[in-house]
Context: one part of a larger RNA
Molecule: small-subunit ribosomal RNA, central domain
Organism: metagenome
RNA sequence: CUGGGUCUAAAGGGUUCGCAGGCUGACAUAUAAGUCGUUGGUUAAAACUCCAGGCUCAACUUGGAGAUGCCUACGAUACUGUAUGUCUUGAGGAAGAAAUAGGAAAUGGGAAUUCCCGGUGUAACGGUGGAAUGUGUAGAUAUCGGGAGGAACACCAACGACGAAGGUAAAUUUCUGGUUCUUUUCUGACGCUCAGGAACGAAAGCAUGGGUAGCAAACAGGAUUAGAUACCCUGGUAGUCCAUGCCCUAAACGAUGGGUGCUAGGUGUCGGAUUUCGAUUCGGUGCCGUAGCGAAGGCGUUAAGCACCCCACCUGGGGAGUACGGUCGCAAGGCUGAAACUC
Numbered sequence: 001c002u003g004g005g006u007c008u009a010a011a012g013g014g015u016u017c018g019c020a021g022g023c024u025g026a027c028a029u030a031u032a033a034g035u036c037g038u039u040g041g042u043u044a045a046a047a048c049u050c051c052a053g054g055c056u057c058a059a060c061u062u063g064g065a066g067a068u069g070c071c072u073a074c075g076a077u078a079c080u081g082u083a084u085g086u087c088u089u090g091a092g093g094a095a096g097a098a099a100u101a102g103g104a105a106a107u108g109g110g111a112a113u114u115c116c117c118g119g120u121g122u123a124a125c126g127g128u129g130g131a132a133u134g135u136g137u138a139g140a141u142a143u144c145g146g147g148a149g150g151a152a153c154a155c156c157a158a159c160g161a162c163g164a165a166g167g168u169a170a171a172u173u174u175c176u177g178g179u180u181c182u183u184u185u186c187u188g189a190c191g192c193u194c195a196g197g198a199a200c201g202a203a204a205g206c207a208u209g210g211g212u213a214g215c216a217a218a219c220a221g222g223a224u225u226a227g228a229u230a231c232c233c234u235g236g237u238a239g240u241c242c243a244u245g246c247c248c249u250a251a252a253c254g255a256u257g258g259g260u261g262c263u264a265g266g267u268g269u270c271g272g273a274u275u276u277c278g279a280u281u282c283g284g285u286g287c288c289g290u291a292g293c294g295a296a297g298g299c300g301u302u303a304a305g306c307a308c309c310c311c312a313c314c315u316g317g318g319g320a321g322u323a324c325g326g327u328c329g330c331a332a333g334g335c336u337g338a339a340a341c342u343c
Stems, first nucleotide, its partner, number of pairs: 003315004007297002012311001014200004021193003025087007033080002035076004040071003048066007090190001091187003094183005102176006109153001114148007124135002161168002205246006214240002219235004257310006265288009292299002316343003325336004
C1' cells in the first nucleotide's frame, strides 16, 4: 500500500451550517465522451513470457511469436455522461390545526439562609465518633414583629417535553427559532454528504466594571495521627451572580458520524388525525423480543441486522498527546504533531 476495522479491544470529528469535491428519483428521444467489440498503425535493441533450435544437460545463447499502453477507423447503446421534453413518490411551498423547561429581553412574586433594628427571655449555644477551636452575661442560642440584600426556584415532576450539540424548569408580558399532524392544493429532483471555511460550544480560567446572601479552591485555626501539607470541625478570600470581551476544552457519552431503502411482533408513554370507542394511523420517547448480527456482554424498525452514498478516524505497548516547527491566545494554554531509544 492493499486489506480489515471504529458501543466496550487502537479508532466517530463536541455540534450544526455550508463553498469546492463525491454521489444522486421515474419515463422518453437524441448523441456516442466514458464503456464494450472489431480493423489497421505504433510500441528501437536488449530484458520479460510462450514455442522451436544450438553448446552432452543447465546456466548461457540463436530464431520466431506475444504482451499491457497510445493513436486510427468502423460498429454496439445496457449502464455512466451530455442535450431536450415529460412525471411525482424524494425535497420544498401554501392552507388549517397542535404541543413545547427551544432562544432573548423586561416586569412584578412567595418560601428559606444570612445580616440589621426592636420585644420576650436567661445561660448556655454550636459542633463531633468523642472533642476542641468558635459564639455568648457588652445578653447569644431560642421565640415574636419590622427591615435590608443576594442567590436559587420545593410541591407539580414523569421512564414526560424541547433543542444541532453544549443545554433548557417559579410566574407574566413582548420579540423570536425549530417541530408535528391533516388536506393533496402548488413547484417539479430544486436532493444527500461535505476536505478547507464559518457559527455555536458545560464547568473551570482570563480581562474591565459592578455585585456578594449562601456555598467555598487558596489560606488560618481546632482535632485525628508515628506524621496528616488530608479525610472531620470552626472560620474564610478568589470564585460562584450581572454586563461586555476572551478562552474552546470534558467520561462534550448512546463511549454508537450523517442520509436513504429494506427486514416478526408484544407492551407502556408524549403530540396529532381518525373512530363503529374495539381499534387504526403519522411523528417522538422507553421496555421486552423474532430473524439476523456479535468474541461475548449484548444489539435487535430509535440496529450493533441487510445494502448503497458521502465525511472523519485506527493500524502493537511505552517514549507522548511529549519535543521541534507552524498557528491561535492577554495569559493559562489550545490545534497540528514526530523521532531516537526500549519491551